[in-house]
Context: one part of a larger RNA
RNA sequence: UGACGGGGGCCCGCACAAGCGGAGGAACAUGUGGUUUAAUUCGAUGAUACGCGAGGAACCUUACCCGGGCGUGAAUUGCAUCUGAAUAUAUUGGAAACUUUAUAGCCAGCGAUGGCAGAUGUGAAGGUGCUGCAUGGUUGUCGUCAGCUCGUGCCGUGAGGUGUAGGCUUAAGUGCCAUAACGAGCGCAACCCUCAUUGUUAGUUACCAUCAGGUAGUGCUGGGGACUCUAACAAGACUGCCGGCGUAAGCUGUGAGGAAGGUGGGGAGGACGUCAAAUCAGCACGGCCCUUACAUCCAGGGCUACACACGUGUUACAAUGGCCGGUACAAAGGGCAGCUACACAGCGAUGUGAUGCUAAUCUCCAAAUCCGGUCUCAGUUCGGAUCGAAGUCUGCAACCCGACUUCGUGAAGCUGGAUUCGCUAGUAAUCGCGCAUCAGCCAUGGCGCGGGGAAUACGUUCCCGGGCCUUGCACA
Numbered sequence: 001u002g003a004c005g006g007g008g009g010c011c012c013g014c015a016c017a018a019g020c021g022g023a024g025g026a027a028c029a030u031g032u033g034g035u036u037u038a039a040u041u042c043g044a045u046g047a048u049a050c051g052c053g054a055g056g057a058a059c060c061u062u063a064c065c066c067g068g069g070c071g072u073g074a075a076u077u078g079c080a081u082c083u084g085a086a087u088a089u090a091u092u093g094g095a096a097a098c099u100u101u102a103u104a105g106c107c108a109g110c111g112a113u114g115g116c117a118g119a120u121g122u123g124a125a126g127g128u129g130c131u132g133c134a135u136g137g138u139u140g141u142c143g144u145c146a147g148c149u150c151g152u153g154c155c156g157u158g159a160g161g162u163g164u165a166g167g168c169u170u171a172a173g174u175g176c177c178a179u180a181a182c183g184a185g186c187g188c189a190a191c192c193c194u195c196a197u198u199g200u201u202a203g204u205u206a207c208c209a210u211c212a213g214g215u216a217g218u219g220c221u222g223g224g225g226a227c228u229c230u231a232a233c234a235a236g237a238c239u240g241c242c243g244g245c246g247u248a249a250g251c252u253g254u255g256a257g258g259a260a261g262g263u264g265g266g267g268a269g270g271a272c273g274u275c276a277a278a279u280c281a282g283c284a285c286g287g288c289c290c291u292u293a294c295a296u297c298c299a300g301g302g303c304u305a306c307a308c309a310c311g312u313g314u315u316a317c318a319a320u321g322g323c324c325g326g327u328a329c330a331a332a333g334g335g336c337a338g339c340u341a342c343a344c345a346g347c348g349a350u351g352u353g354a355u356g357c358u359a360a361u362c363u364c365c366a367a368a369u370c371c372g373g374u375c376u377c378a379g380u381u382c383g384g385a386u387c388g389a390a391g392u393c394u395g396c397a398a399c400c401c402g403a404c405u406u407c408g409u410g411a412a413g414c415u416g417g418a419u420u421c422g423c424u425a426g427u428a429a430u431c432g433c434g435c436a437u438c439a440g441c442c443a444u445g446g447c448g449c450g451g452g453g454a455a456u457a458c459g460u461u462c463c464c465g466g467g468c469c470u471u472g473c474a475c476a
Stems, first nucleotide, its partner, number of pairs: 001476002004472002007470007015460002019423005026315008034306002042053002064301002067298003077123008087104004093098001107114002126290002129288003135284002137279003140275001142273001147186006153162003166177003192267004197235007207224002211222003238261001241255001242253004317416001321375006333364003338357002342353004382413001387408007430451006
């Protein structure tokens, strides 16, 4: 000087408390461990691994296993020599990769030459093989915590200190006061994006108040530029004003005004560093290793196994509910190998026809809600696992191993021990919708969007983590 203390002081955080809803019990989905296996490819392992890499494992992917091939190789490329086009069709064997054979064809240019393919030789390849403890780059975490430092000066023999300690204040090393310090940098904040209000400009594919026309009905048509909306610019919030407290910074007020009030909400943004943290399997790269194989091609299998254990989720155990009928209202996105109106067929998944849309024009497109009926507390009209049968769709192909539909079947489960997680407002809980990947899909995952919409916070004694000061110290 740090680190540490079941030392002290001050302060903060869904850290506790106050609340709401979960997990832990059940079934299933998914990941992991373990076990099994020819293989169940590899990595990630307290917090900071475990719906993680993977934003799509039937083949491919694929790295694994079994078997069959190849030998300058699947792909890129130089040189030398030779051949002649390249190639197409048929054919033998084969699971395919590959292989046997036959036929047709024999490049362009006047020319120098140019171009293409094959064979041989040679140089060069290839490796998801090892080392993340050789590395770059990127990332997690402490932590969006308020810290981390420097120049000059001053103090100390020195390591170092001061500044950055003190008082008040703040979300903040944010400021103010004081001060052997005076300044400065990286962080904080602000500048950026978005949401909330208004104005100006603009008015199509959006809108429809007034006017006119028209319909079974509809901004449908003429028209309009008001409103909504769209999207560019501008205004607006700064403790600016008022009261109280305070030297000041600032604090406080069911204060005014205002759409918004004290950082307005959300995002992006992550200091010096820590964990030899993660990644050589995204990529790059040093070293080591393989080279008729640890390279590479193909077929099939595996990554989907299953006495079990754990994590993360979905669905439930019902009446604030289930089922049936009727009925209303979004946002944000996507769409041409696509989204599909509408009609017809089918109980349905879907099929057939057909129309619009390269989209503010067409389309995908809501559910909880509300109204009426029924069930009447039961393992039930709860719950839907599992299994049987028949189908639909995608795709070369759904046996291993896809999703969906219909009929039947109808398991566990009656609110979950110790313990434990999330959340402070348009939040939690709840309801549906979209997107990426994608032929299809094991999506209940991930990332977004809106609908309706709570309770509670006395407080900081305690648990956890963190910041500042101080003290002890046998640690560095």

The part of an RNA shown here (small-subunit ribosomal RNA, 3' major domain) has 476 nucleotides and comes from an uncultured bacterium. RNAcentral holds the full RNA, with entries from Greengenes. The prediction has a mean pLDDT of 83.